[in-house]
RNA sequence: GAGGACUCUCUGGAGAACACAUUCAGUUGUGUGCCGAAGGUGCAAGGCGAAGGCCGAAUCUCUCAGGCAAACGGACGGAGACGCAGUG
Numbered sequence: 001g002a003g004g005a006c007u008c009u010c011u012g013g014a015g016a017a018c019a020c021a022u023u024c025a026g027u028u029g030u031g032u033g034c035c036g037a038a039g040g041u042g043c044a045a046g047g048c049g050a051a052g053g054c055c056g057a058a059u060c061u062c063u064c065a066g067g068c069a070a071a072c073g074g075a076c077g078g079a080g081a082c083g084c085a086g087u088g
Stems, first nucleotide, its partner, number of pairs: 002087001004084001006083001007081006017032005033068003039064001040062001042060001046055003
């Protein structure tokens, strides 16, 4: 001097619900159904191993967790900041 992992702030941000009972209350419970974008599971190419097998990505997959008014949360995106990992 560059840099964009990480951290913080602001901001945009999807999907999917009914029934019954209950409650001051969309409160709580049960049943059935549904959603994928916190987190987590699985793996293709490829790599490793004598072999069993192991490693290995996603908004794919499963639906465990979570969610199905709003709020909260929210993958991912944008802007900014005290810094600053790795690198030159």

Annotation: The RNA shown here (Glycine riboswitch aptamer) has 88 nucleotides. It matches the Rfam family "Glycine riboswitch aptamer". Rfam links the family to the GO term glycine biosynthetic process. It was read from a public genome assembly, where an Rfam model found it. The model forms 89% of the base pairs in the Rfam consensus. The prediction has a mean pLDDT of 79.